Record summary
Predicted 3D model of a 348-nucleotide part of an RNA (small-subunit ribosomal RNA, central domain) from a metagenome. The RNAcentral record of the full RNA draws on SILVA.

[in-house]
Context: one part of a larger RNA
RNA sequence: CUGGGUUUAAAGGACGCGUAGGCGGAUUAGCAAGUCGGGUGUGAAAUCUCUGGGCUUAACCUAGAAAUUGCGCUCGAUACUACUGGUCUCGAGUGGAGCAGAGGGAAACGGAAUUCCUGGUGUAACGGUGGAAUGUGUAGAUAUCAGGAGGAACGCCGAUAGCGAAGGCAGUUUCCUGGGCUCUUACUGACGCUCAGGCGUGAAAGCGUGGGGAGCGAACAGGAUUAGAUAUCCUGGUAGUCCACGCUGUAAACGAUGGGUGCUAGUUGUUGGGGGGGUUUGCCCUCAGCGACGCAGUUAACGCGCUAAGCACCCCACCUGGGGAGUACGGCCGCAAGGUUGAAACUC
Numbered sequence: 001c002u003g004g005g006u007u008u009a010a011a012g013g014a015c016g017c018g019u020a021g022g023c024g025g026a027u028u029a030g031c032a033a034g035u036c037g038g039g040u041g042u043g044a045a046a047u048c049u050c051u052g053g054g055c056u057u058a059a060c061c062u063a064g065a066a067a068u069u070g071c072g073c074u075c076g077a078u079a080c081u082a083c084u085g086g087u088c089u090c091g092a093g094u095g096g097a098g099c100a101g102a103g104g105g106a107a108a109c110g111g112a113a114u115u116c117c118u119g120g121u122g123u124a125a126c127g128g129u130g131g132a133a134u135g136u137g138u139a140g141a142u143a144u145c146a147g148g149a150g151g152a153a154c155g156c157c158g159a160u161a162g163c164g165a166a167g168g169c170a171g172u173u174u175c176c177u178g179g180g181c182u183c184u185u186a187c188u189g190a191c192g193c194u195c196a197g198g199c200g201u202g203a204a205a206g207c208g209u210g211g212g213g214a215g216c217g218a219a220c221a222g223g224a225u226u227a228g229a230u231a232u233c234c235u236g237g238u239a240g241u242c243c244a245c246g247c248u249g250u251a252a253a254c255g256a257u258g259g260g261u262g263c264u265a266g267u268u269g270u271u272g273g274g275g276g277g278g279u280u281u282g283c284c285c286u287c288a289g290c291g292a293c294g295c296a297g298u299u300a301a302c303g304c305g306c307u308a309a310g311c312a313c314c315c316c317a318c319c320u321g322g323g324g325a326g327u328a329c330g331g332c333c334g335c336a337a338g339g340u341u342g343a344a345a346c347u348c
Base pairs, nucleotide, nucleotide: 003320004319005318006317008301012316014201015200016199017198021194022193023192025088026087027086028085029084030083033081034080035077036076037075038074039073040072041071042070049065050064051063052062053061054060091191092188093187094186095184096183097182098181099180103177104176105175106174107173108172109171110154115149116148117147118146119145120144121143125136126135162169163168206247207246208245209244210243211242215241216240220236221235222234223233258315259314260313261312262311263310266293267292268291269290270289271288272287274285275284277283297304298303321348322347323346330341331340332339333338
């Protein structure tokens, strides 16, 4: 390299948009580039192969043929592919009528609770644990009532639910805004699929500047435990957690399962919508989604099984024994932390 693979053995990019490229619906006419056929020229000789010949044979030498699977020119063929023109509607999209939703952004508002502050009542404990102690409290705590401040998160509804490309999204209201689904079949007429580079989005932690800081809480301090205890448990507590703007660009970023299209038994639950019937909440059919089982098939097995890991096609990404190592060096990116690309010696 090929081949074979990628849920769990090595291997699907974190996710999307999209350029080049690759691939691409039905029908018709043209063309003849690819493709196929004929002819012709060339494809040096030697070598190789075949049939002969010459050295006693062989190696070797030698004659002829074949071969040289290629390329050029030319004459044809036109199914397929390409190209050009026409037509079409089932792919794709647009319009019209509806539907559901924690989809996104901004602003305003709300109640419960924790903490703190002020005041009232009130007195000796509170707190914490396996048990304790550190800690708090006669300078009046804990408890309780009233008032106030401030920050963060949104109980019940709530779900096995819903939405989003993924990360993710949950109090209420308003404004702005993306996508999806159903019905209709009015319009465009292949406008499609995938996508190396590229661009964007991207949990938590972390970083920069400025705010904010109730609770929680790395680090840290103290108390316990213990042989020790740089832990587990307890009392405190700084970064952080929150907001704005900017950076970082990684996760078991998981369904450990790339995207698209078509095909292939059933049963059942559920979400939203549509149509028909009707015995009018209930039943039947169908489309889109989310689940559970399960036939065929598949799998090394577990399992998967119309949401495939089944049967096929198109495109991308990735793997090629373990360690060394996601390391070194170099490049690129970053304020840094580091990220990305990514070896070899050696060793088993």